[in-house]
RNA sequence: CCAGAGGGUUGGGCGGCCGCCGGCCAUGGGGAAACGCAUGGCGGGAGGAAAGUCCGGGCUCCAUCGUGUAACGGUGCCGGGUAACCCCCGGCGGGGGCGACCCCAGGGAAAGUGCCACAGAGAGUAAACCGCCGAUGAUCGCAAGAUCAGGCAAGGGUGAAAGGGUGCGGUAAGAGCGCACCGCGCGGCUGGUAACAGGCGCGGCAUGGCAAACCCCACCGGGAGCAAGACCGAAUAGGGAUGGCGCGAGCCGGUUCGCUGGCUCAGGGUGUGCACGCGCCCAGUCGUCCGGGUUGGUUGCUUGACCCUGUCGGUAACGGCAGGGCUAGAGGAAUGGUCGCCCAUCCGCGCUGCGUCCGCAAGGGGGCGGCGCGGGGGACAGAACCCGGCUUACAGGCCCUCUGGCAUU
RNA sequence: GCGUCUAUAGCUCAGUGGUCAGAGCGCCGGCCCGAAAAGCCGGAGGUCGCGGGUUCGAUUCCCGUUAGGUGCACCA
Numbered sequence: 001c002c003a004g005a006g007g008g009u010u011g012g013g014c015g016g017c018c019g020c021c022g023g024c025c026a027u028g029g030g031g032a033a034a035c036g037c038a039u040g041g042c043g044g045g046a047g048g049a050a051a052g053u054c055c056g057g058g059c060u061c062c063a064u065c066g067u068g069u070a071a072c073g074g075u076g077c078c079g080g081g082u083a084a085c086c087c088c089c090g091g092c093g094g095g096g097g098c099g100a101c102c103c104c105a106g107g108g109a110a111a112g113u114g115c116c117a118c119a120g121a122g123a124g125u126a127a128a129c130c131g132c133c134g135a136u137g138a139u140c141g142c143a144a145g146a147u148c149a150g151g152c153a154a155g156g157g158u159g160a161a162a163g164g165g166u167g168c169g170g171u172a173a174g175a176g177c178g179c180a181c182c183g184c185g186c187g188g189c190u191g192g193u194a195a196c197a198g199g200c201g202c203g204g205c206a207u208g209g210c211a212a213a214c215c216c217c218a219c220c221g222g223g224a225g226c227a228a229g230a231c232c233g234a235a236u237a238g239g240g241a242u243g244g245c246g247c248g249a250g251c252c253g254g255u256u257c258g259c260u261g262g263c264u265c266a267g268g269g270u271g272u273g274c275a276c277g278c279g280c281c282c283a284g285u286c287g288u289c290c291g292g293g294u295u296g297g298u299u300g301c302u303u304g305a306c307c308c309u310g311u312c313g314g315u316a317a318c319g320g321c322a323g324g325g326c327u328a329g330a331g332g333a334a335u336g337g338u339c340g341c342c343c344a345u346c347c348g349c350g351c352u353g354c355g356u357c358c359g360c361a362a363g364g365g366g367g368c369g370g371c372g373c374g375g376g377g378g379a380c381a382g383a384a385c386c387c388g389g390c391u392u393a394c395a396g397g398c399c400c401u402c403u404g405g406c407a408u409u
Numbered sequence: 410g411c412g413u414c415u416a417u418a419g420c421u422c423a424g425u426g427g428u429c430a431g432a433g434c435g436c437c438g439g440c441c442c443g444a445a446a447a448g449c450c451g452g453a454g455g456u457c458g459c460g461g462g463u464u465c466g467a468u469u470c471c472c473g474u475u476a477g478g479u480g481c482a483c484c485a
Stems, first nucleotide, its partner, number of pairs: 001405010012342007020045002023042006030035001047380001051391002054389005059225004066276004072221005077091005092106001093104004107216002112214002114210003129156002131152003136149005164182006183205001184203004189198003229299004239290007248265007267282005292484003306325008343378001345376010356365003410481007419434004427465001436452005458474005
């Protein structure tokens, strides 16, 4: 210098003028007060993703949701972090890259079911299409050999996939048939918290793939969401239709003998499957639809698993301690507009430096810069109860660490 | 804000792990007719919204993303 890898940070700056939102203070006038109005002053006012709403929580209500079980949904190597997580950190195994480094829904396929199209002889209790052999047996032949019975998964071919791979031996040809190495399975041993790794012995290999197919195993999950919920105020017809379940029994009392009051036990409804428990309501209760009224105020509301600095523990994620800080809380909803200067950056023109390539040379090409002038120009995006993550979008700038290559010393 | 659903030909919709993704209407060409409509015959037209993954194989299964639709206020 070129080409890359990983991570952090920033997301234009300053000033003038005019505005917007909410807070505090002062003054004026209104009001009994609460309070709101006008003017002025002071200090505050979007993000790293505020986004998608994909996960996890806080908070609130469902009664103060308790137990079991089924269904459903989710997670899925191991260990740790965390309030929790499908997140993060560290490790293991597999794959990719020369490398820095990157990627992996990464449990179970000898519990069962299902699927594997087309092609192919055969696609799952293996299979003879081509092929090889024909030692053995039979026939023909003097023989060589031919034909048949039969043997063979080595080779070809099909396919995504054909029942371990390579080599040597072996054989009629072959074959884990035998052996060596590799792979696989099983059992000890050693190391490690573990995933797993190493090594030893045994087994000739039985068991193809798919679980982001059903499923099995382990673990997790009650539902709804600030339009949750609480309080105040206003208004209307606490109207109509329809569906589910229920309207039972006993005792005592009253009675005009039609009924009716009380108690007890059943029963029903509800608490988002069912059962039990428990709670509330009941002669009713729960739902659906139509219709009626309002479109107000206060609260929840922003101090929080918060941020910064230091230090200690830990490889790290993170945690403990100490000190400091307060940083939007509105209603369909403000945080803006304009002017000037500067900065990053882009384009054009002119001058110029360095090294390189082509060329005999003159000269030319592209690369990295510097200066001057002119012009353009700052991305993605916008809080709505609040946090922790993930994902996605993003013009660029700055910083740190590392890898490969080339050149020079 | 919170929840929920959809995307396949020009339009309306099927389809669902498998050979080249279909149907109706529409479009184009031919036949029929004096000419047209209807009818008959034939044909064209598809990034299955987009990107990635699982799988031998994806419209279908999974993840992300884009666009669109839809429901939800309170009182009695």
Two RNAs folded together computationally: RNase P RNA and transfer RNA, 485 nucleotides in total.
The prediction has a mean pLDDT of 76.
It holds a member of the Rfam family "Bacterial RNase P class A". The family's RNA type in Rfam is ribozyme.